Annotation:
Transfer RNA from a bovine gut metagenome, 69 nucleotides, folded computationally. The sequence is in RNAcentral, with records from MGnify. Rfam family: tRNA. It is annotated as a transfer RNA.
RNA sequence: CGGUUUAGCUCAGUUGGUAGAGCAUCUCAUUCGUAAUGAGGGGGUCGUAGGUUCAAGUCCUAUAACCGG
Numbered sequence: 001c002g003g004u005u006u007a008g009c010u011c012a013g014u015u016g017g018u019a020g021a022g023c024a025u026c027u028c029a030u031u032c033g034u035a036a037u038g039a040g041g042g043g044g045u046c047g048u049a050g051g052u053u054c055a056a057g058u059c060c061u062a063u064a065a066c067c068g069g
Base pairs, nucleotide, nucleotide: 001068002067003066004065005064008023009022010021011020017054025041026040027039028038029037047063048062049061050060051059
C1' cells in the first nucleotide's frame, strides 16, 4: 500500500430501499430399521466505533483480526 471480515461452515448480495443460497441442524413424510429422498421450521443488531442520508451490508472516517506486497 492492496484485499478479506455477512447464519454453525462455504459464500452471494455491483449503480443505497425493511438480509439470501448451499451444506449442517431440528421436525414431519417415506422405510421393518438406517441411509438416501421429499416437505417444512429455526438460526445473522452484516468485525468494532462513529459520520452522511428519509433510509446504509452497500457511501465516508477511525480502528481490530487475517492474507498478500